[in-house]
RNA sequence: ACAUUUCUGGGCGAUGGGGUUCGCCAGAACCGCCGAAAGGCUGAUAACUCCUGCAAAGGA
Numbered sequence: 001a002c003a004u005u006u007c008u009g010g011g012c013g014a015u016g017g018g019g020u021u022c023g024c025c026a027g028a029a030c031c032g033c034c035g036a037a038a039g040g041c042u043g044a045u046a047a048c049u050c051c052u053g054c055a056a057a058g059g060a
Base pairs, nucleotide, nucleotide: 010025011024012023013022016051017050018049019048020047021046032041033040034039
């Protein structure tokens, strides 16, 4: 790189990736909150957990 056989199979859940579980959807599910606007606030999870990134405090 090619061929054959078998098995599996989608998307989504406010910012990244992996595992587990749950829920939702078939041009839908989904696309955070406050505020008239300007602007402001929380969080990398739907939930648990790990990694990465960010923030705060303390120690070496």

The RNA shown here (Fluoride riboswitch aptamer (crcB RNA motif)) has 60 nucleotides and comes from an Acidobacteriaceae bacterium.
It was read from a public genome assembly, where an Rfam model found it.
Its mean pLDDT, the model's own confidence on a scale to 100, is 76.
The organism belongs to Acidobacteriaceae, within Bacteria.